Molecule: RNase P RNA; transfer RNA
Organism: Peptococcales bacterium
RNA sequence: UGAGUAGACUAGAUGAUCGCGGGCACAAGCCGCAAGGCUGUGUCUGAGGAAAGUCCGGGCUCCAUAGGGCAGGGUGCUGGCUAACGGCCAGUGAGGGCAACCUCAAGGAAAGUGCCACAGAAAGAAACCGCCCGCCGCUUCCGGCGGCAGGUAAGGAUGCAACGGUGCGGUAAGAGCGCACCAGUAGCUAGGCGACUAGCUAGCUAGGUAAACCCCACCUGGAGCAAGACCUGAUAGGGGGACAUAUGGAGUAGCCCGCUCCGUUCCCGGGUAGGUCGCAUGAGGUGUCAGGUAACUGAUAUCCCAGAUAGAUGGUCAUCCUACGACAGAACCCGGCUUAUGGUUUAGUCGACUG
RNA sequence: AGGGGUGUGGCUCAAUUGGUAGAGUAGUGGACUCCAAAUCCAUUGGUUGCGGGUUCAAGUCCUGCCGCCCCUGCCA
Numbered sequence: 001u002g003a004g005u006a007g008a009c010u011a012g013a014u015g016a017u018c019g020c021g022g023g024c025a026c027a028a029g030c031c032g033c034a035a036g037g038c039u040g041u042g043u044c045u046g047a048g049g050a051a052a053g054u055c056c057g058g059g060c061u062c063c064a065u066a067g068g069g070c071a072g073g074g075u076g077c078u079g080g081c082u083a084a085c086g087g088c089c090a091g092u093g094a095g096g097g098c099a100a101c102c103u104c105a106a107g108g109a110a111a112g113u114g115c116c117a118c119a120g121a122a123a124g125a126a127a128c129c130g131c132c133c134g135c136c137g138c139u140u141c142c143g144g145c146g147g148c149a150g151g152u153a154a155g156g157a158u159g160c161a162a163c164g165g166u167g168c169g170g171u172a173a174g175a176g177c178g179c180a181c182c183a184g185u186a187g188c189u190a191g192g193c194g195a196c197u198a199g200c201u202a203g204c205u206a207g208g209u210a211a212a213c214c215c216c217a218c219c220u221g222g223a224g225c226a227a228g229a230c231c232u233g234a235u236a237g238g239g240g241g242a243c244a245u246a247u248g249g250a251g252u253a254g255c256c257c258g259c260u261c262c263g264u265u266c267c268c269g270g271g272u273a274g275g276u277c278g279c280a281u282g283a284g285g286u287g288u289c290a291g292g293u294a295a296c297u298g299a300u301a302u303c304c305c306a307g308a309u310a311g312a313u314g315g316u317c318a319u320c321c322u323a324c325g326a327c328a329g330a331a332c333c334c335g336g337c338u339u340a341u342g343g344u345u346u347a348g349u350c351g352a353c354u355g
Numbered sequence: 356a357g358g359g360g361u362g363u364g365g366c367u368c369a370a371u372u373g374g375u376a377g378a379g380u381a382g383u384g385g386a387c388u389c390c391a392a393a394u395c396c397a398u399u400g401g402u403u404g405c406g407g408g409u410u411c412a413a414g415u416c417c418u419g420c421c422g423c424c425c426c427u428g429c430c431a
Base pairs, nucleotide, nucleotide: 001351002350003349005347006346007345008344009343010342012320013319014318015317016316017315018314020046021045022044023043024042025041026040028039029038030037031036048327052338053337055336056335057334058333059332060224061223062222063221067257068256069255070254072220073219074218075217076216077091078090079089080088081087092106093104094103095102096101107215108214112213113212114209115208116207128156129155130152131151132150134148135147136146137145138144139143164182165181166180167179168178169177183205184204185202186201187200188199189198190197191196228277229276230275231274238268239267240266241265242264243263248262249261250260251259252258270430271429284303285302286301287300288299289298290297291296321325356427357426358425359424360423361422362421365380366379367378368377374411382398383397384396385395386394404420405419406418407417408416
């Protein structure tokens, strides 16, 4: 100096001024039938690392204190963390990269079924060509040709893939038939909580695909803040039709049981997006100490940090940072994941140049 | 908030149980014609919305994003 890897931090700063949302205090007035709301002054406070996508998980609320069975769905190496998770941490194995490092839905194919196009004899327990023994026939005797009955996975050919691989021996030709090495499988021993690793023994060696059905293990009730609760006025839970009086219907957001409720359904209309709560003190933040490799947990001190309901964060000026500076705006809350994105910085790796 | 569907040549649509992405129309060239249209013949044109994975092989299976369309919700 170039390329690349992993992690951490930050999200323009300070001041003035105008304006907007919310909390508290004070003071009266106004609006509304009402529940309630609005206005003024002072003071405090006011978006993010992703507030996003809504992909997972949990809290909360209602449905029975969420119950049983089947179906369905999800997860899938090991150990741990957690409220929980498909998340995180630490490891194992496999794969990629020269390396730093990264990726992995990584249970079971000997429970069963399906599929493996084209090619090829054959895509699962294979004889097309070839090789070899025997018998018969023909032929000019060693040999050749044809036929029959067998043996054979060494060779050819096809394919992504052909019944462990390479070599030596062996054999009529061959073959784990025997041996050496390698790959796998099973057993034993040792180490490890475990995934697994190392060594020894046994010729034990029936392709791949489960992000095909399936099997095994574990998890899983549903709906969602328009959940749900309370309050106020008016009316009406209005009119018409059909069916039905419980061996029925509705709800329990797949089905059956169980439970709860009692007319059900169709058509025509009416009203309204009313008020308050839910709603921010929380699996909360920060500092210190302790445990743990870590994720995380405990103790202690301290802080209060948006809460709207047509939806508030903005504008202007001055100075500074090289400079209007990226992605982008909370809507019940929280833990993750994924995606978008400017800048600063730390520690490794590989290369080039110079000394 | 919840649920469903869809994306393939310029346009409109196919593609079976994963097995070489095709049709109509449009475009281009030629034939026919006095010239056109119509008709006939030939031909070009594809990141199957984008990225990753499973598989021998992906439009199809799985997954992460992007765009578009549709449906449902009150009686306080």